[in-house]
RNA sequence: CUUCCCGUUGCGGGAGAGCGCGGCAGCUGCCGCCGCCGAAGGCGCAAUUCACCCGGAAUCGCUCAGGCAAAAGGACCGCAACAGCCAG
Numbered sequence: 001c002u003u004c005c006c007g008u009u010g011c012g013g014g015a016g017a018g019c020g021c022g023g024c025a026g027c028u029g030c031c032g033c034c035g036c037c038g039a040a041g042g043c044g045c046a047a048u049u050c051a052c053c054c055g056g057a058a059u060c061g062c063u064c065a066g067g068c069a070a071a072a073g074g075a076c077c078g079c080a081a082c083a084g085c086c087a088g
Base pairs, nucleotide, nucleotide: 001088002087005084007082008081009080010079011078012077013076018034020033021032022031023030024029035068036067037066041064042062043061044060049055
C1' cells in the first nucleotide's frame, strides 16, 4: 500500500397489523379494555458435527419487550467513508 472479513457512521430503499372503545387532561400525551403484527432487542429448536455428552443458525417458531394513521423506529440490501484484524 492492497483484497477479504468484522464493526461504526452517513445517505438511499425498507414490510406487517384497529388512524378500535372508554376516561383524564389537552394538540396530542397517558391509563384501562380487548383484537392483531413481527423485520429493533430477547428467548427456543433441527439437520449436521461428535465415540458419547455439551454446544450449535435463521427472514423458522414464541411474543417478554416492541409495534398496529402520520412521524419516529425498523431485520435486510446498495453506495461511501472511517477503524480493526488475517494474509500478500

Description:
Predicted 3D model of an 88-nucleotide RNA (Glycine riboswitch aptamer) from Thiobacillus sp. Its Rfam family is "Glycine riboswitch aptamer". Rfam links the family to the GO term glycine biosynthetic process.